[in-house]
Molecule: Fluoride riboswitch aptamer (crcB RNA motif)
Organism: Anaerolineales bacterium
RNA sequence: UACCCCACGGGUGAUGAGGCUCACCCUCAACCGCUUUUCGGCUAAUGGCCUCUACGGACUG
Numbered sequence: 001u002a003c004c005c006c007a008c009g010g011g012u013g014a015u016g017a018g019g020c021u022c023a024c025c026c027u028c029a030a031c032c033g034c035u036u037u038u039c040g041g042c043u044a045a046u047g048g049c050c051u052c053u054a055c056g057g058a059c060u061g
Stems, first nucleotide, its partner, number of pairs: 009026005016052006033042003
C1' cells in the first nucleotide's frame, strides 16, 4: 500500500412522521419507479409489519 475478516459507528432501501424488524453499503458505495422521439402521462406515503398525517374509492349516520 492492496485485499479479507471482526467490532463499533454512520448511511441507504422512488413522496411525510414514530415504533419494531430485515436487507444492503462504507463514499468511484448502498440508493435514485414505470412509460414517451419529445412535450408529457401513470402507480405508490412501508424493504416488511403496526400506528398517525396527507391523498383516493365505497358504504352508513